A computed fold for a 132-nucleotide RNA from a Fimbriimonadaceae bacterium, annotated as c-di-AMP riboswitch aptamer (ydaO/yuaA leader). The organism belongs to Fimbriimonadaceae, within Bacteria. It was read from a public genome assembly, where an Rfam model found it. Rfam family: c-di-AMP riboswitch aptamer (ydaO/yuaA leader). Its family is annotated with cyclic-di-AMP binding and regulation of gene expression in the Gene Ontology.

[in-house]
RNA sequence: UUCGACCCGUGGCCUAACACCGGUACGCCGGUGGCGGGGGAACCAACAUCGGGGUGAACCGCUCGAAAGGGCGGGGGGUGGUUCUUGGCCCCAACCCGGCAGCUAACCUCGUAGGCCAAUGCAAGGACCAGG
Repeated sequence: UUCGACCCGUGGCCUAACACCGGUACGCCGGUGGCGGGGGAACCAACAUCGGGGUGAACCGCUCGAAAGGGCGGGGGGUGGUUCUUGGCCCCAACCCGGCAGCUAACCUCGUAGGCCAAUGCAAGGACCAGG
């Protein structure tokens, strides 16, 4: 000097998953607010008994395969202020309820995990926002 790893701090990203207050054995716990989800009338909707349903972007069709899975097409999500169009790259998992749930005011109830980065962060055009 370069590369890599670890710890602390700071700043960001995916996401509902954040902020404040109190407590703490420092692992976390509780409360309030914010954000997110589920159940639950009338009206409306509605088909089923092959079970069905929920969170989430994480699905559908055709085809090959005994299966796992592969191929093609369509669709959905992420890509660094927001949004639209077009394209590039990446992802399309996982878990839960337990015979049961359409919508749904009042009402009841639950979650607030986890993962990743130090790169003006893929790009073009339009419209905004913010800054100068």